The RNA shown here (Lysine riboswitch aptamer) has 192 nucleotides and comes from Salibacterium aidingense DSM 18341. The model forms 96% of the base pairs in the Rfam consensus.

[in-house]
């Protein structure tokens, strides 16, 4: 030269990921509120059973009319932020939330383990949705390393030039692999 360490420190991929108030549109003329018919005994609070406590013939549930009349979560342009495993899935085990137990739900935390990235169609689930989001399959482009091949340069080889040869590097084609990655720096160890 160079091997090695998930090592330091910066950077690359582009319709890059994510977050974050107000604002917009949907949600929705919906659900709960009042008045009135009609109705007549049931009904409350996520969903089922049971219990408990309430409210009900001073009129339940349940449908009409009328009068007002929303949020939540999802979404979207811009701007600001923090950043390149960014971030998404995933989900052992823990806790907690409902008037109280079961079930079952949703919330938060989260180990293994999987995705290089962005798009499009299918398909299954959430969900008011024809938005969107995730899984799974499929195609397309795209970044990166490696390997071939062809092109082109620049170097070595010698006393010059030619040309063959090695090496590099730059395009283009192929074919592969993965972010615990790649490119450059640096440090430290072993080695020369």
């Nucleotide at each position: 030269a160079g091997u090695g360490a998930g090592g330091u420190u910066a950077g690359a991929g582009g319709u890059g990921c994510a977050g974050u108030g107000a604002c917009c549109a949907u949600u929705a003329g919906u659900a709960g509120g009042c008045a009135g018919u009609a109705g007549g005994a049931g009904g409350a609070g996520c969903a089922u059973g049971a219990g408990a406590u309430c409210c009900u013939u001073u009129g339940a549930a349940u449908a009409c009319u009328g009068c007002g009349g929303a949020a939540a979560g999802g979404g979207g342009a811009a701007a600001c932020u923090g950043c390149c495993g960014a971030a998404g899935c995933a989900g052992a085990a823990a806790g907690c939330u409902u008037c109280u137990c079961a079930u079952a739900a949703g919330c938060u935390u989260g180990a293994a383990g999987c995705u290089g990235g962005u798009u499009u169609c299918g398909u299954a689930u959430u969900g008011a949705a024809c938005a969107a989001a995730u899984g799974c399959g499929a195609a397309a482009c795209u970044g990166u390393c490696a390997u071939a091949u062809a092109a082109c340069g620049u170097u070595a080889u010698c006393g010059c030039g030619a040309u063959g040869u090695g090496a590099c590097g730059u395009u283009a084609u192929a074919u592969g692999g993965a972010g615990g990655g790649c490119u450059a720096u640096c440090u430290c160890a072993c080695g020369c």

Lineage of the source: Bacteria > Bacillati > Bacillota > Bacillaceae > Salibacterium aidingense. Rfam family: Lysine riboswitch aptamer. Its family is annotated with lysine biosynthetic process in the Gene Ontology.